A computed fold for a 93-nucleotide RNA from Enteractinococcus sp., annotated as SAM riboswitch aptamer (S box leader).
NCBI's taxonomy places the organism under Bacteria, Bacillati, Actinomycetota, Actinomycetes, Enteractinococcus.
Its Rfam family is "SAM riboswitch aptamer (S box leader)". Rfam links the family to the GO term regulation of gene expression.
Model confidence (mean pLDDT): 78 of 100.
RNA sequence: UAACCAUCCAGAGUGGCUGAGAGAUCUAGCUCGAUGAAGCCACAGCAACCCCGACGUAUGUUGUGCGGGUGCUACUGCUAGGACCGAUGGAGU
Numbered sequence: 001u002a003a004c005c006a007u008c009c010a011g012a013g014u015g016g017c018u019g020a021g022a023g024a025u026c027u028a029g030c031u032c033g034a035u036g037a038a039g040c041c042a043c044a045g046c047a048a049c050c051c052c053g054a055c056g057u058a059u060g061u062u063g064u065g066c067g068g069g070u071g072c073u074a075c076u077g078c079u080a081g082g083a084c085c086g087a088u089g090g091a092g093u
Base pairs, nucleotide, nucleotide: 001092004090005089006088007087008086013043014042015041016040017039021032022031023030026081027080028079029078044073045072046071048070049069050068051067052065053064055063056062077085
């Protein structure tokens, strides 16, 4: 990182710093926030994809774990509309 593939109604929090907005963007709503939002750090947790290992299945996949790489931890991607829309993973470059 244009294009491609898959997923986006489940799941998962405490503390420290900071100090007013946040839920990607636009519109209209709705919700959360000084009982501290968003952001950063530490530890913890969840389990979507890939890797690794073992067993079963059989060529399609589905389970499994002392694990590893990312990711994620208000609300259906908060709702509706619009859009070459957004996010995550993989493969590729």